[in-house]
RNA sequence: UUGAUCCUGGCUCAGGACUAACGCUAGCGGCGUGCAUUAGGUAUGCAAGUGGAACGAGUCCCGUAAGGGACGAGUCGCGAACGGCUGAGUAACACGUAAGAACUUACCCCUUGAUGUGGAAUACCUCGUCGAAAGACGGGCUAAUACCGCAUAAGACCUCCGGGUGAAAGCACUUAACUGUGCGUCGAGGGAAAGGCUUGCGGCCUAUCAGCUUGUUGGUGAGGUAAAAGCUCACCAAGGCUACGACGGGUAGGGGACGUGAGAGCGUGCACCCCCAGAAUGGCACUGAGAUACGGGCCAUACACCUACGGGUGGCGCAACCGGGAAUCGUGCGCAAUGGACGAAAGUCUGACGCCGCGACGCCGCGUGAGGGAUGAAGGUUUUUGGAUUGUAAACCUCUUUUGCCAAGGUAGAGAUGCCUUGGAGAAUAAGCAUCGGCUAACUUCGUGCCAGCAGCAGCGGUAAUACGUAGGAUGCAAGCGUUGUCCGGAUUUAUUGGGCGUAAAGCGUCUGUAGGUUUUUUGGAAAGUCACUCUUCAAAGCCCGGGGCUCAACCUCGGAAAGGGGAGUGAUACUGUCAGAAUUGGAAUGCUUCGGGGCUACUGGAACUUAACAUGUAGGAGUGAAAUCCGUUGAUAUGUUAAGGAACACCGAGGGCGAAGGCAGGUAGCUAGGAGUUAUUUGACACUGAGAGACGAAAGCUAGGGGAGCGAAAGGGAUUAGAGACCCCUGUAGUCCUAGCAGUAAACUAUGCUCGCUAGGGAUAGGUCCCGCAAAGUACACAUAAAUCGCUUAAGAAUGCGAAAUGUGUUUUUUGCGGGAUCUGUCUCGUAAGCUAACGCGUUAAGCGAGCCGCCUGGGGAGUACGAACGCAAGUUUAAAACUCAAAGGAAUUGACGGGGACCCGCACAACCAGUGGAGCAUGUGGUUUAAUUCGAGACGAACCGAAGAACCUUACCUGGGUUUGACAUUCUAGGCAUAGUCUUUUAGAGAUAAUUGAUGAUCCUUGAUUUUCUUGGAACCUAGAACAGGUAUUGCAUGGCUGUCGUCAGCUCGUGCCGUGGGGUGUUCCCUUCAGUGGGGUAACGAGCGCAACCCCUGCCGUAUGUUAAAUUGAUCAUACGGGACUCUUUGAACUAGUUUCAGAGGGAAGUGGGGACGACGUCAAGUCAGCAUGGUCCUUAUAUCCAGGGCUACACACAUGCUACAAUGGAGCCGACAAAGGGUUGCCAAGUGGUAACACGGAGCUAAUCCCGAAAACGGCUUCUCAGUGGGGAUUGAGGGCUGCAACCUGCCCUCAUGAACGCGGAAUUGGUAGUAAUCGCGAAUCAGCAAUGUCGCGGUGAAUACGUUCUCGGGUCUUGUACACACCGCCCGUCAAGUCAGCAAAGUUGGGGGCACCCGAACGUCGAUUGUAUCGGCGGAAGGUGAAACCAGCGAUGAGGAUUAAG
Repeated sequence: UUGAUCCUGGCUCAGGACUAACGCUAGCGGCGUGCAUUAGGUAUGCAAGUGGAACGAGUCCCGUAAGGGACGAGUCGCGAACGGCUGAGUAACACGUAAGAACUUACCCCUUGAUGUGGAAUACCUCGUCGAAAGACGGGCUAAUACCGCAUAAGACCUCCGGGUGAAAGCACUUAACUGUGCGUCGAGGGAAAGGCUUGCGGCCUAUCAGCUUGUUGGUGAGGUAAAAGCUCACCAAGGCUACGACGGGUAGGGGACGUGAGAGCGUGCACCCCCAGAAUGGCACUGAGAUACGGGCCAUACACCUACGGGUGGCGCAACCGGGAAUCGUGCGCAAUGGACGAAAGUCUGACGCCGCGACGCCGCGUGAGGGAUGAAGGUUUUUGGAUUGUAAACCUCUUUUGCCAAGGUAGAGAUGCCUUGGAGAAUAAGCAUCGGCUAACUUCGUGCCAGCAGCAGCGGUAAUACGUAGGAUGCAAGCGUUGUCCGGAUUUAUUGGGCGUAAAGCGUCUGUAGGUUUUUUGGAAAGUCACUCUUCAAAGCCCGGGGCUCAACCUCGGAAAGGGGAGUGAUACUGUCAGAAUUGGAAUGCUUCGGGGCUACUGGAACUUAACAUGUAGGAGUGAAAUCCGUUGAUAUGUUAAGGAACACCGAGGGCGAAGGCAGGUAGCUAGGAGUUAUUUGACACUGAGAGACGAAAGCUAGGGGAGCGAAAGGGAUUAGAGACCCCUGUAGUCCUAGCAGUAAACUAUGCUCGCUAGGGAUAGGUCCCGCAAAGUACACAUAAAUCGCUUAAGAAUGCGAAAUGUGUUUUUUGCGGGAUCUGUCUCGUAAGCUAACGCGUUAAGCGAGCCGCCUGGGGAGUACGAACGCAAGUUUAAAACUCAAAGGAAUUGACGGGGACCCGCACAACCAGUGGAGCAUGUGGUUUAAUUCGAGACGAACCGAAGAACCUUACCUGGGUUUGACAUUCUAGGCAUAGUCUUUUAGAGAUAAUUGAUGAUCCUUGAUUUUCUUGGAACCUAGAACAGGUAUUGCAUGGCUGUCGUCAGCUCGUGCCGUGGGGUGUUCCCUUCAGUGGGGUAACGAGCGCAACCCCUGCCGUAUGUUAAAUUGAUCAUACGGGACUCUUUGAACUAGUUUCAGAGGGAAGUGGGGACGACGUCAAGUCAGCAUGGUCCUUAUAUCCAGGGCUACACACAUGCUACAAUGGAGCCGACAAAGGGUUGCCAAGUGGUAACACGGAGCUAAUCCCGAAAACGGCUUCUCAGUGGGGAUUGAGGGCUGCAACCUGCCCUCAUGAACGCGGAAUUGGUAGUAAUCGCGAAUCAGCAAUGUCGCGGUGAAUACGUUCUCGGGUCUUGUACACACCGCCCGUCAAGUCAGCAAAGUUGGGGGCACCCGAACGUCGAUUGUAUCGGCGGAAGGUGAAACCAGCGAUGAGGAUUAAG
C1' cells in the first nucleotide's frame, strides 16, 4: 500500500555534524580556519647560511709610522639529511602496539691518556688560450685547523698467539718571560638522544581471482654491509605458501584522533601532533656521522626559456599569476618573542615563527534600547458592515548610553596599532531570512483556472486553492536564515547486544560422509582459556573531572582519575579445553522372534485388446450437443474357432504397508538391504550435525541397438467459430516398453532441514511382546463307560477277566482363531488444558518450551536474466550481477459488489389466454435537415400527446425592422413644477410604439396662517430633470434550497447495552416452520428499541338509526346527507405437522382470510431532473443580454423514431322505430319552448346563482328493412365549390356545416406491449385549460362484459443464506500479450581506439663490476633507465545492426 483492518516490507521526514558551495541579507568584537579539482604549468621577489678567534692576498677608513678597525672574492671548518610543502605511489614490517639482537652515531655530557717532529702541493693572484654565453684549459707564485710522512701509544684493531698494524692542529687572550687560562685536535671507554635491522599481534573489498613460487624454501662455502639475513654468488637438497583465503584484481598514505550513536557500532583521516612516502618523470652514484639529498651532482625523457645555431639554462617553500573548478586569501610587516644554523662573543641568517590584512567559512560573546502609554488614533488588511486585527505596537512622557562618533590622559608593543581611564553629544549609527494543508509551530483576501506553477513523502492546481503567485496577519530562528551535497542517527532495515524462513523474501529433491563446530558420568594431575592482585606500557594534544587566566564565553593553561588494550610476575581451579585412570545409561555389535507392493535377476499365468486365417451372416457401422471426415456389398459391424503379438496386472485394496527421497502391486524361485520387538551377552562415548565431496534422483528429452498391441506430442482431415494455429471427432509419427549410457530438473510439497530432551488427553489402525477369557484341534496322563461292538478265554450259555477300539469327563501342555487389557515402535485423525501465531491455523508426528549443527532470506520489477566459469552430444543445468525504473509489491482476515457458482423464495417475469403495437392513412411529439428565426429544456428503463389543463395577436423567451435610456416595475435623495393627478375627447404624422395638438371635466389626505364659504404655507400624492439604483427566461442543477423521478410499496435499514475478536468487524438481523411482509412462532450470547411492514385516514360493498330541499307518492321502498354497527381465523367439522404458531378442505355469512381501490414511499443510489415555476451564492450585460411596438417564426419538410386515432368489414355498413346510466359544469354563463335554414347556425327569450332550470340525444343494445364478399353501400384521406361561428384580425395559421371528390388500406417481417375480474376488450358521457380551437391528448364517469394460469426449466427484475475473487469508480470492474510511435539505460556485435602489467628479442646513457693497458687517457665483456620490434592474454572506450528490458492522459 486498503473501502476499512492487522501484519510483513521498502521509501520518506523531524536531530546532530561539515576544510563546504549557492540564494537573499548584513552592526561590532574575540578565537580558530581557508586549492578537497590538474602530484597541471609558472613571470618576479624572497625562503641557508655562518665563522677574520683556521689561512694568504685585496679594498676602504683611522693613524706620521708601527699598528688598529671595517668589508670581504677565494682556501678551510661547521651547517645545508633540520625546519617548510604535498599525499602521487604504497595492502607493505608502511603504520599501531608489544617484544628482540647482530649494529652505527657529527655536535653534547662524564672518565682516561696524548697533543712531539718533518714534508710536498694548491685555490686566490699573475700571464696566456678557447667560447656569443655558461664556462673551460695551460704556464708561473703562495698560506693554513687543507693534504702527506716519521716518532710514540692503550683496556683499540688483526693474529697462526710468535707477533703485527696504528693518531693529532693549532688559535685567541694574558705574562717582561717561564707561563697561565679558554677554545680546539687525536686515541680509548661510558652516557644521553637519534637512527638502521628482526619478530608476534591488529586494522579494506573481491572466489564471476583456486592454486602460487626457481633465488623460489633450506643447507655448505665465499663475497658483501655499520649490522643478522638469498642481501649477492657457486654447489647441494626439493622444498616453501594456500579454503584460518595463498596468487591475482580493485581501492587506499597509517595512527593519535574527529563526527554520530543509549551503547555495541557505523562513517571519516581537513586543521594540530607522531610515523611513512615523494620532490617535473625514470635511473644512478658522490660527499658526508647521517642522503641515494625539494631550493647538490651525473645521465635519459617530456616541457619551457636563452642563443652568435656551435651550444647552454631551469624545476613553487612563502606571496603572486595562468589554467581547472560549485569553490578556497596579501607579490604585507618583523626577527621584538619562541625555535633553529654558524660564531668565543658581539652578531648575521631564518616566508620556521610572531603579527597584521582579506572571506559571516565556523564557534563564542554583545548590540540594534528600557519603563510608562487606550480615544484601543490614523493608515493597511478583512468583514456577517456590528465589528475584528495590525496593537502598547506607534504618537506622546520619563530614563539609560553598551556599540559606534568626537576629545583628553595613561599603558603595552619592533612597529602597525591594541588595551585601559575620564569627559562630551545623541535613541541616536544598526534586522533579516525561511515557513504557515498533514507530518510540523503558524490563516485569511485577491489573482490564476490541470494554465502558470509547487513538491522531502503521500500529493496540490480543471472558476469560490489555508498546498501556485501576491497582500495583510502569524510562527520559527536571528547577523544570520534557507537550499544543495556528504556522514551518523532514527533503521531491531544485516539483528553480538538485537530479526527471521508452513501461507508475507527465505529449508539444499534425498541420503552417505571429510574438514570444522558441538558432545554422558566420575577421580586425579597440570594450569591453556577464565578469574583476582601487583609491576610496566599505550608520546603530547584531544575527551572526562577539578582548579586557574582573558569583564563572561569560545579560547588558553595547570593538575588528576577511570575504562579498555599489550607485556611480565604471583595466586585460584568451579566451568571449558588438555593428560592419565575408572564406569555404563547414549551408540554399535551378536543371539532369538517377526514384518512388509524395499531392491535386483530369472522363469511363469489368466482376462482384455489388436491383427491374421477360416466359418456364420447382411447393410449398415463408428462418432457427436448435432454432424461430418472415416470403415463397409472386393461383405464391414456382430458372432464363433484357431493362431500371433506387445503392454498393463481386475477382485483382494483399505487415507492399509515398505523405502532416505524419487518411488514400489499377477505368481514362483534365487540373491540382497532394512525396520521393530525381546531378553541376555560383548564393546566402552566409539556420538550428533555436516562447508566442500560423493551416491541416488519422477516425467519429458538425447545417443546406440531392439521392440511396437493399446494410447498418443507433431502432422493431416472433419466439425465448431467472426476467426479456431484450441476444446469435440476420424486417422496418426516420435514417444511410451527392453538393454547399455547421458541428462540432474519438478507445486522433487507436509510449500514445514537433521538429532536429543520436556509439556493434559480422546479415537482409530499396522507390526511385535506379555496377561486374561472363550472356542477349536492335537499330544500325554488319570478316571468312567448303562446298553450295545470286536478278539481271546470257556463244551456252551451266563457271568467274569484281559486286550483293542470308541465315547465322555477332568487335569497338564502346545498351536490356531476370536474378544478384552497392558506395553514398545510406526501411521492417521479430533481437539483442546496450556502455549505459540499477523491471522489462517499448529497443537507429544508442534508452527509449544529448550539444546547442538547445517542451509537460506533482507522492497517490487529488471532476473534466476546478461557476462564469465564449470558440466553436458545437444537441449540445457549450476553458480550469478549491474545500469535503469516504481512507491509500492506482498500475507491473512473484514464488509460490500460481482459470477455464463450453489440453495431457497417472490413479481403479468416467463408459461397459458385475450386484445394490440410494428405494415396503411391521418393526428401529436422527437431527431435530422432547412431557415433571418424555426426560442429553451427533457435523452436506456426513469426523454419523445413530456414542461404545454389550449402558440392566429397576446402568450413569446426567437428573428427582422422601428423606438426609449433612472427606464415597463420598487425604494430613497436633490432641484424644479402643481390648473396638478385622473377621466372623456379633436386633429396631424406614423405600421404602431410614440410625438405634437384641440376641447371638456377635474380632485383627495394631513398641516400652518388668515378677513375659518374660500384663500394661503408646508408635506403626502403626481409630473419634469438628475443621482443612488432598477432590470435580465443571460451562465453555472457539477456551488445550492425546495420539489420531483427511479430502484420500489421491494422488505429491508439501523441503534443502545451486553458478549466475541489485536482490529476492520461480528452477534442481535443467522437456523427451523410460516407469512404479502425482519408477519408471527420455536430455538438461540444475546436482551431490548427505532425508521420501514401492518393498522390508524378517504372512497366503495351489507345492516341499523336520525332527518327530508328535490323527485316519486300518500304508504312503504328507492335516493340523499349525517352518525353508528359489522370480520376477529370468531363458532363448528375434518386433515397435516414441530401440538398450537400456521396451512389446507367444508358449514354459518353481504363479505373468509390484508374484501376491492386510493392517499401514504425506510437508510440510501443515480454529482438522475429542474437556475425557464419559485427562491438563491458566484460570474456576466447596463444607450443593452434591459424595455416598448409592428410584422414574421415556434405550424418549415427528402427522411428516421415514439405515442395515439380511424380502418381494412357481415359478430359488419346504412335507414327507421324502441330502451336503460353515472359523474360533472353553468350569470362576461348554461340556455328551454317556438320559428327560419338540408345543415352548421341564426332569431328568440321562458327558467336557473342550481337534487328545483339548462347542457342532455347516452351509445353499444333490441326490433324491422336493405346491402351479399366486391377495394363493395367497407374505408374516409385528399381536393374543389358554397356557407356558418369566435375574434381588432382566421393569408401564413382556427373550428364547424352542405354538396361534390373517394387515396392508401384485404389483419401487417424481424421484433415487441398491456391485462389475472367487474380486469381485458368494447360502448358512449363529462370536465379542466379556453374568445375560439389544432382534444384523436389528459383527467374522470358509468354501460356491456370475457378467456387463461400445468407450473417455476428458461428470459428480466428483486430478496435471504452460502461460496470464489488479483474487483472497491465495485464486471460498463480488473487486466495480459503482439503491433505502431517517442525516450532511456544496459547486453551482443564485424571492427576500431586506448591502457597497465608480463614474456621474448634488439639497442643501450650515467653508473657499478671484471678484464686489458707502462702511464694518464682510453678500450672491451657483463649488468643497467629510457627507447624499439614481435606474439599472446587481460582491462576499458566507441560501434552499423540485432535481441530483450523499462517508461510515455486519451493509437